[in-house]
């Protein structure tokens, strides 16, 4: 220099051809349970879906550029 993959909650990840509110597990907070802890149960907080633009009535999803990480080729 060329090509490819990935980027969604604190962590690991889903999100089925673009459609009605963006989710799960673990973790965190509060309450119940216990003599206390753990387990269990219930509720809750937490997200500019990497960044910027574009297409569309509508974008996490499609298109373009950029950034970061990883892989392959030279």
């Nucleotide at each position: 220099g060329g090509g490819g993959a990935u980027a969604u909650a604190g962590c690991u990840c889903a999100g089925u051809u673009g459609g009605u509110u963006a989710g799960a597990g673990c973790g965190c907070u509060u309450g119940c349970u216990u003599g206390a802890c753990a387990u269990g149960c219930a509720a809750g907080a937490g997200g500019u879906c990497a960044u910027a633009g574009g297409u569309u009535c509508g974008a996490g999803u499609c298109c373009u550029a950029u950034u970061a990480u990883c892989c392959c080729c030279a």
Predicted 3D model of a 74-nucleotide RNA (transfer RNA) from Caldicellulosiruptor bescii. Model confidence (mean pLDDT): 80 of 100. RNAcentral records the identical sequence in 2 taxa. Taxonomically the source falls in Caldicellulosiruptor (Bacteria, Bacillati, Bacillota, Caldicellulosiruptoraceae).